[in-house]
Context: one part of a larger RNA
Molecule: large-subunit ribosomal RNA, domain II
Organism: Nanobdellota archaeon
RNA sequence: ACCAGGGAGUGCAUCUGAGUGGCAAGAUUAACUCUUAAGAGGAAAUCGAAGCGAAAGCAAGCGCGCGCAAGCAAUGAGGCGCAUGGUAUGAAAAUGCCACUAGUCACUUGGGUGCGACCCGAAACUAGGCGAUCUAACCCUGAGCAGGGUGAAGCUCCAGAAAUGGAGUGGAGGCCCGAAGAGGUUCUGUGGACAAGCGUUCUUCUGACUUGGGGUUAGGGGUGAAAAGCCAAUCGAGCCUAGUGAUAGCUGGUUCCUGCCGAAGUUGGCCGCAGUCAAGCCUGAGCAGAGGCAGUUAUGAAGGUAUAGACACGGAUUAAGGAACUUGGGAUAGAAAUAUCUCGGUCCUUUGUCCAACUCAAAAUGUCAUAACGCCGUAGAAGCUCGGAGACGGGGACGUCGGGUAAGCUGAUGUCUCGAAAGGGCAACAACCCAGACUGUAGUUAAGGUCCCUAAAUAAUGAUUAAGUGUUAGUGGGCAAAGGGUGUUUAUAGUCAUAUACAGCAGGGAGGUAGGCUUAGAAGCAGCCAUCCUUUAAAGAAAGCGUAACAGCUCACCUGUCUAGAUUAUAGGCCCCGAAAAUGGACGGGACUAAAUCAUUUACCGAUACUACAGGCUCCAGAAAUGGAAGCGGUAGGCAAGGCGUUCUGCCAGAGCAGAAAUUUGUUCGAGAGAAUGAAUGGAUCUGGCAGAAAUGAGAAUCCUGGU
Repeated sequence: ACCAGGGAGUGCAUCUGAGUGGCAAGAUUAACUCUUAAGAGGAAAUCGAAGCGAAAGCAAGCGCGCGCAAGCAAUGAGGCGCAUGGUAUGAAAAUGCCACUAGUCACUUGGGUGCGACCCGAAACUAGGCGAUCUAACCCUGAGCAGGGUGAAGCUCCAGAAAUGGAGUGGAGGCCCGAAGAGGUUCUGUGGACAAGCGUUCUUCUGACUUGGGGUUAGGGGUGAAAAGCCAAUCGAGCCUAGUGAUAGCUGGUUCCUGCCGAAGUUGGCCGCAGUCAAGCCUGAGCAGAGGCAGUUAUGAAGGUAUAGACACGGAUUAAGGAACUUGGGAUAGAAAUAUCUCGGUCCUUUGUCCAACUCAAAAUGUCAUAACGCCGUAGAAGCUCGGAGACGGGGACGUCGGGUAAGCUGAUGUCUCGAAAGGGCAACAACCCAGACUGUAGUUAAGGUCCCUAAAUAAUGAUUAAGUGUUAGUGGGCAAAGGGUGUUUAUAGUCAUAUACAGCAGGGAGGUAGGCUUAGAAGCAGCCAUCCUUUAAAGAAAGCGUAACAGCUCACCUGUCUAGAUUAUAGGCCCCGAAAAUGGACGGGACUAAAUCAUUUACCGAUACUACAGGCUCCAGAAAUGGAAGCGGUAGGCAAGGCGUUCUGCCAGAGCAGAAAUUUGUUCGAGAGAAUGAAUGGAUCUGGCAGAAAUGAGAAUCCUGGU
């Protein structure tokens, strides 16, 4: 890992609903007894028939009206309302509870509670025992340490005045090398002979050394050269047994089918935040009897958001001017008082701008009320009562907001959606677009598409782009900015132009005058002032280069030549630059100059959508046949919804060696759980109907046992 078998809402008590049945103002026995297998007895007791009040205590029904079904109407079981009554409180008014009679017992079943209470699962806690044959320390009694090196003190001799030195002898040391012994550093070697071995290398080896045997200390205790180490492969409190099925708001698991409906992740409380209680949201049943409200339109109402505004308030704020004043800062003058200037402050006028906590104004949408239409409703809506839940971790998109530099961030709100939703589209992809799947067949469309992969247009018309821009509706996505472009295109507004524009080429570009001043000089061209007049087709007291100053070269301006458009500004479209990331690379790919972009048009393809036909189921009416009208995605979950299968029991009835159960494999039926039947194998038991009782259904639980 696979297979087989086992494996989880049970029992008792009690409370509270529902279904069925018995009796009914009553209903029922319990322990137990007697007979026996079928009963009889047994009122002790329980519940109900009266409540209110803390208590003392006191103590209740046959009035009136409305009205569903029914009915011509009157009426009208149930039902509702008002009166009335009981009691407590109160001086009273009044308020609370109760009263116009239905219970009780049994069985079945939903739920609550107590018990192990659906199953498995702690770490722990407590008690009583067992352990020092491992290991820690200590005690008693024994044992062991090859060989080599070094050479302390002491002693003897020699030298020396002495201090001391030298030679010899000697053999000390938690000394050195190293075998046995003890240890266990490295290779991050090796490891089926490993729950710590083996090999290599390494540490120590006369000592605080190693070791045999015997003994002592015990679990909040021991022992510890101290690591919370060790105390029998177990130690921040050993092991065994018991309390014990401890508890677990936590994790995991919880076994057949089908039908109908179908959630919530919000509000409030909680030592509450992984939970739970109440409400809201789901479901089932009942009561009652006529309205209900998601839509549209109209009318009316409330409001202070978007926007806008700024002497309409509060606050912020740009620029300019003015005013009187200033205990303010700075500068100057002065011995000082003080004066002047400037900045700042206050006020006024003009001007420019802003606000969630500003508003003179002020929407749309939305909200509320009423009416009409519409839709739903006596085949019973809205409402009310009771039984059962689940859930109280949410997520995303879009719109509007708060926090944050921002986030696949965080908080709020409305709508939609995923959650609990399949199908088609977006290459692929919970929540983006289309669309809500009962079954089958056929057709028509939606979103999105129609060159090939790939179903359908190499469709039509007009424009744009030359960048492979693009071929992503848009988005979740590498998306792109400020700023540029004499790329190209469109529109608008001007100006010039056959009296010849614009560009090119050719010619002219003068005189007073070298204007005056300044200056060494200043002549159009260092600088200051002025900037006239004349001749002209035109020509500045000069726009630039240049000279020491002149000179010189251009320009403005004019003419000729040439010839038909030229030029300026603004706004828009597409495109280009701006544009850098790590394996080679992505429009889904191929590829495309349209198969790109903008606009218009017609076809076609395309889904579980829609339509048609056939069938099934739910709901309602009905005795049925049949009919009607809405439906039939679904997690948690609900259902006085219905079924299938297993084992055993009772009654009835059966099968089987002429082949039971079981196994394998076909066929048929059923919506399914499943059922029937054929064949083969098998070799002795098994089943149908109606009831009843359950240790009643397996794929999961690091499930248990066994097998392979």